[in-house]
RNA sequence: GAGUUUGAUCCUGGCUCAGGAUGAACGCUGGCAGUGUGCCUUAGACAUGCAAGUCGAACGAAGCGUCUUGGGUGGAUCCUUUCGGGGUGAAGCUCUUGAUGUCUUAGUGGCGAACGGGUGAGUAACACGUGGGUGACCUGUCCUCGAGUGUGGCAUAACAGGGGGAAACUCCUGCUAAUUCCGCAUGGUCUCGCGCCUUUUGGGGUGUGAGUAAAGGCCUUCGGGCUGCUCGGGGAUGGGCCCGCGGCACAUCAGCUUGUUGGUGGGGUAAUGGCCUACCAAGGCGACGACGUGUAGCCGACCUGAGAGGGUGACCGGCCACAGGGGCACUGAGAUACGGGCCCCACUCCUACGGGAGGCAGCAGUUAGGAAUCUUCCACAAUGGGCGCAAGCCUGAUGGAGCGACACUGCGUGAAGGAUGAAGGCCUUCGGGUCGUAAACUUCUAAAAGAGGGACGAAUGCUGACGGUACCUCUUGAUUAGCACCGGCUAACUCCGUGCCAGCAGCCGCGGUAAUACGGAGGGUGCGAGCGUUAUCCGGAAUCACUGGGCGUAAAGGGCGCGUAGGCGGUUCGCUAAGUCGGAUGUGAAAACUCUGGGCUCAACCCAGAGCCUGCAUCCGAAACUGGCGGGCUAGAGUUCUGGAGGGGGUAGCGGAAUUCCUGGUGUAGCGGUGAAAUGCGUAGAUAUCAGGAGGAACACCGGUGGCGAAGGCGGCUACCUGGACAGAAACUGACGCUGAGGCGCGAAAGCUAGGGGAGCAAACAGGAUUAGAUACCCUGGUAGUCCUAGCCCUAAACGAUGGAUACUUGGUGUGACGGGGAUUGAAUCCCGUCGUGCCGAAGCUAACGCAUUAAGUAUCCCGCCUGGGGAGUACGGUCGCAAGGCUGAAACUCAAAGGAAUUGACGGGGGCCCGCACAAGCGGUGGAGUAUGUGGUUUAAUUCGACGCAACGCGAAGAACCUUACCUGGGCUCGAACGGCUAGUGACAGGUGGCGAAAGUCGCUUUUCCCGCAAGGGACACUAGUCGAGGUGCUGCAUGGCUGUCGUCAGCUCGUGUCGUGAGAUGUUGGGUUAAGUCCCGCAACGAGCGCAACCCCUGCCUUUAGUUGCCACCAGAUUAUGCUGAGCACUCUAAAGGGACUGCCGGUGAAAAACCGGAGGAAGGUGGGGAUGACGUCAAGUCCUCAUGGCCUUUAUGUCCAGGGCUACACACGUACUACAAUGGGCGGCACAAUGAGUCGCAAACCCGCGAGGGGGAGCCAAUCUCAAAAAACCGCUCUCAGUUCGGAUUGCAGUCUGCAACUCGACUGCAUGAAGCUGGAAUCGCUAGUAAUCGCUGAUCAGCAAGCAGCGGUGAAUACGUUCCCGGGCCUUGUACACACCGCCCGUCACAUCACGAAAGCCAGUUGUACUAGAAGCCGGUAAUUCAACCGCAAGGAGAUAGCCGUCCAAGGUAUGACUGGUGAUUGGGGUGAAGUCGUAACAAGGUAACC
Repeated sequence: GAGUUUGAUCCUGGCUCAGGAUGAACGCUGGCAGUGUGCCUUAGACAUGCAAGUCGAACGAAGCGUCUUGGGUGGAUCCUUUCGGGGUGAAGCUCUUGAUGUCUUAGUGGCGAACGGGUGAGUAACACGUGGGUGACCUGUCCUCGAGUGUGGCAUAACAGGGGGAAACUCCUGCUAAUUCCGCAUGGUCUCGCGCCUUUUGGGGUGUGAGUAAAGGCCUUCGGGCUGCUCGGGGAUGGGCCCGCGGCACAUCAGCUUGUUGGUGGGGUAAUGGCCUACCAAGGCGACGACGUGUAGCCGACCUGAGAGGGUGACCGGCCACAGGGGCACUGAGAUACGGGCCCCACUCCUACGGGAGGCAGCAGUUAGGAAUCUUCCACAAUGGGCGCAAGCCUGAUGGAGCGACACUGCGUGAAGGAUGAAGGCCUUCGGGUCGUAAACUUCUAAAAGAGGGACGAAUGCUGACGGUACCUCUUGAUUAGCACCGGCUAACUCCGUGCCAGCAGCCGCGGUAAUACGGAGGGUGCGAGCGUUAUCCGGAAUCACUGGGCGUAAAGGGCGCGUAGGCGGUUCGCUAAGUCGGAUGUGAAAACUCUGGGCUCAACCCAGAGCCUGCAUCCGAAACUGGCGGGCUAGAGUUCUGGAGGGGGUAGCGGAAUUCCUGGUGUAGCGGUGAAAUGCGUAGAUAUCAGGAGGAACACCGGUGGCGAAGGCGGCUACCUGGACAGAAACUGACGCUGAGGCGCGAAAGCUAGGGGAGCAAACAGGAUUAGAUACCCUGGUAGUCCUAGCCCUAAACGAUGGAUACUUGGUGUGACGGGGAUUGAAUCCCGUCGUGCCGAAGCUAACGCAUUAAGUAUCCCGCCUGGGGAGUACGGUCGCAAGGCUGAAACUCAAAGGAAUUGACGGGGGCCCGCACAAGCGGUGGAGUAUGUGGUUUAAUUCGACGCAACGCGAAGAACCUUACCUGGGCUCGAACGGCUAGUGACAGGUGGCGAAAGUCGCUUUUCCCGCAAGGGACACUAGUCGAGGUGCUGCAUGGCUGUCGUCAGCUCGUGUCGUGAGAUGUUGGGUUAAGUCCCGCAACGAGCGCAACCCCUGCCUUUAGUUGCCACCAGAUUAUGCUGAGCACUCUAAAGGGACUGCCGGUGAAAAACCGGAGGAAGGUGGGGAUGACGUCAAGUCCUCAUGGCCUUUAUGUCCAGGGCUACACACGUACUACAAUGGGCGGCACAAUGAGUCGCAAACCCGCGAGGGGGAGCCAAUCUCAAAAAACCGCUCUCAGUUCGGAUUGCAGUCUGCAACUCGACUGCAUGAAGCUGGAAUCGCUAGUAAUCGCUGAUCAGCAAGCAGCGGUGAAUACGUUCCCGGGCCUUGUACACACCGCCCGUCACAUCACGAAAGCCAGUUGUACUAGAAGCCGGUAAUUCAACCGCAAGGAGAUAGCCGUCCAAGGUAUGACUGGUGAUUGGGGUGAAGUCGUAACAAGGUAACC
């Protein structure tokens, strides 16, 4: 910065995301190189090898080599020979003497092994960091200085001999060396004792007494040199100890401590010290967090962050701790010792069972654990370490290599050209677009590979593990890319599949048939040898706020006061220098980080220099501010005096009204109570009324956003005791102040304990009502309680939802208390000051609402509190309480919200105003009957489909016997019943006719083309075959267009600009009037405008003009029984075109000098004259895919199409809409009068004739102001019927007919005769209508062959009533409340039932940690003893000195017993809680939520 609470808005607030990081892991993928890095888990267990040795220039010994002495053996060679031999005697072998070697080494001795390497278990500690102290100390090797190194002695290992043992190993005897050990000498500035001087913690100097050293080796030119050794001083280095400060969670750990705190003596140590011990004292620590519990190695640093911070403590570096668990010491300069020792325990191994051995948290490696972490590699070449004079040896330190994309960095997977924009994929509006110069193809280059050369690292000579590596040259030669994402946040879009399924998801959320959100594909975006996911940390998060937040209503002010610690504190002067500020010095290790420069081809990486290390300490300086000390001041605070106000508190007394009860009187039948009633009381005398009495509680009027109090709270009158505030005027004290963690006190109501009291009221309870129920609301009763005394409880929506104090900051207007001023006789009034208490408002603040000198403004000080909702003010623990319960106060789990304020709507059993046949007033109906018709239901093979409150139901349908027809059964067809294009073939098709068939159809027979062209051929038309399309009343009206209904002919719905508001929005459009109207007028931060209203249009009512046939007939004439029948005429009626007329125009009144209303005149008509057409923005996912159109889906020998028959007409039933009636305002019969709208050639049909009639015959006339339908009916005039199921009523049924039609069986209408049902005015309920209306009467038309009680129209006759707007319904405007916004058909609460999750309790059980007491007592140090034993010294010896095995003791590890505490696990059962599309019961809350809600 973004997403997410809402219809929208602002705010609060949580959740989530984008960034960076990692010792990582997992998934998919994986070319190279460099540099780093790699058991975070079991401080689990470990096979094997290696990781600490070295010195022969300390020493003896052994061995080996060489030389050598002497012998033995041996016989080469040579000499001689009488050839028999005699001499000589080399090499080799062997024994031996001595010497020698820079040879080897088991042992003695020295040094090292306390370093280096590992790990982080323990440790909350002087362990670590930082700065100091050490007059309280040590320091091998190293450096430097001084002095010395003389003289003797005793052992012992090795070795030899002997013995034990399986082994490990060990015992005895004997010999021997040294730089092993010991004595003596010498000895200082060393150590100790005693003095002195100095200095001040045990420092330095000095005197004296006593004590204390030593080792040699090598070389030598023999002069000496080198190197050791001893004592001492100094240095360097490394350490020990002590101190200040710093860095952690829990207070649901609040008290801890007996060696504890201090002292003295002693011991111990290198050294201080209760470190240890004896004695003495009784201290010491702690809210500035002791003690306890949990967690943890600390730091340099690392990650993040703008910083401050937060997190981390791998690698590298410093310190600490540890070495299987625990204890202990020895040696040593140094250890309480990783690769030393002893003991206990656990484990593993060997064993001859007697006994032994072992310790990878060294390097590799194994196993276990785990999501997970490497080679049993090379080399000492370099750096460093140990030993050694050195050579050198050792070194799993280290240098390297190996494995792992684990991280960082670099490089590569090609470059240039290449359009028929190939093929293919995907999409498509079918045109094309896209992958895409991408590929192919051409040219070129080289990471890799092969070959050759070949380092630096090595200093000063030699020496290179890495390594034939880096690097260089040459040759061949285009040859690896993946991963995630594409709804918003967040860069990136289409198709298909799926159909709340499968699945996705970080948050919001996607998926229920058109999914950019699932899966796949194409395309795209991002990063790239990686990419994603998971985990963790910081960031964003100002979401713990020091920097940098809040608390009226969002979470958050303690119920109120007094006051302790603490924090903060008026004014002035002086001193000080703790804080503060400045300077300097030391330190702040290196590495890291930043900057600059340099080295690897760059980078990562490495090197150098500088900066930084924000800190600490010391010294010097400054003195404004804070602090400290001292002296003043009076403005803060307090004291004294005077005065009045007050339901302030406590105690006692008194009073009247009223209720109730009791007594008596009067009096009689009811009273009481409610929406209405009943329970209840009353003839045993109530209620009512009068008189008297009893008792308890509360104090009408006054009474008031008036008073008092800290809050809770306080109200009749009087007295007493008592607290505080206020005003006035002076005087005094001299900062004495503010706040206030803990603490203490007060604290409504209810409740508790004990004792009183009890009139009224009244939980519980009982009864009566109400109700579906009514454990409630209402009524009649009624007990605790309410009252008093004493004591507890300690909570409230204890609220101004606002802690206290101080100061400052425009105003207006009330009111209470006191004071002052002018005026006044006085009261009142007016003005001013202080304190209190209200309202309204400026600036400012606030998310807004609002607050606003009584702040929520501006500031300071102190306290309390908050950190998402639920779980929960719950659980556990502690504490208080008699109990009820209070205070303190979590977590698991769960949600993505929960909330505040305001806005627009909607709604209200909220309010105001106003309309409407909305009610009322009337008239007539429906609901009852029969019938018709539609619907539901049922039935059926099918009873096609749609329409469902108003706004479906005589609706689509202005007309189902077939057709219609979409349904069912059955029979057929498949380029199809209709249509277009293409290819091929045929020349027809139609017509006539025959068979089968219910028909459709099918199988035959027969007949048969046209145009152009010479022809070939082409075209038209038709058929056949094939193909691309067809067809579908199949689905989706919730994908749509169009059309329609409805609110509603209601008066509304909006916009531009401006203004107001952070904003949604508001204003305009509200207000005052008025209207049928957002109609008009006035006013107004609005000014205008649009769609609606009205008007313009049509019909009708009056008149005029024009016109005069088919209309008309006044005058004239003619004819007729009669008639505009004819002539003539166009005056009238009428027709149908154009005009006029009405506009609140005129008068009066009312009103605001308005709009308008009321009345009147005139007029045919008067205030819209009457009627119609006309339907704003929108609402209902309203209706219609079956009018039509149309996306998608489905179907294609069928869901298409043709045909026959059936069905849509069914029928226990229910509803709607109608018709006809129930009769006398009527029925029947007879007579007789007056319309209008309309329709007519596929037609209307006259006269006339026939039939009782429907109708038939007939056909004049008429395409119609001409002819016809056509008779209007009610009415009117007569006659009759006389109140009855009838002379009412006509259903139903029978018979006989007529008409239409191919056809009236299912299933038409009509006629005649006969039949004569229900029904006697219709329960609850409900509909229409305000005038030419209702009611009533008939007529016409559309549809239509026929069929009308329906529908659309027409005229005839022709009423009643409206006081009025309380109520019902609908609507409009304003306002109010809201937890609603799918908008009250809303929202929403609790029990119960089911499933599931986590938690609490629980008889107990188990485990771990730990305290206390007792027991126990290994190894070992120390102490004691020592009769055992012993080389050095003394001694001739005996013996002594000294030491010592053993034994004893103190301390003490493990172990044992007992008893507590804490923590964890588990536990039948149990408790509430959370969660869970459609369970049960009710309706508590949100509106006055139907009893206001809440604490």